[in-house]
């Protein structure tokens, strides 16, 4: 690097340094000098991957993980409302992200 499956409507922040970016990517729309990433410290969370167990639920903390449903849409197809074009819902998919596998 590529590729399979699985799961993404719930949970969880302080204090140091830093000193302008961040939310993947496009658009939105947001968070931010009342201090952004990034790094250390301590804390916390428990959906997936782990254990019990017919189930329900439990238990555990290795990874993960702590603003906003994967912040919201992206493809495809339906339905209302509407007639420029748009919005609203529902179903599907892709992206993407963590796990475990195989290359």
């Nucleotide at each position: 690097u590529a590729u399979u499956u699985a799961u993404c409507a719930a949970g969880a922040a302080a204090g140091g340094u830093g000193g302008a970016g961040g939310g993947a990517c496009a658009g939105g729309c947001c968070c931010u000098u009342u201090g952004a990433a990034g790094c250390c410290u301590u804390g916390g969370c428990a959906a997936a991957c782990g254990g019990u167990u017919a189930a329900a639920a439990c238990c555990c903390a290795g990874u993960g993980c702590c603003a906003a449903u994967u912040c919201c849409u992206g493809u495809u197809c339906c339905g209302c409302u509407a007639a420029c074009u748009a919005g609203c819902g529902g179903a599907u998919u892709a992206a993407g992200a963590u796990a475990a596998g195989u290359u």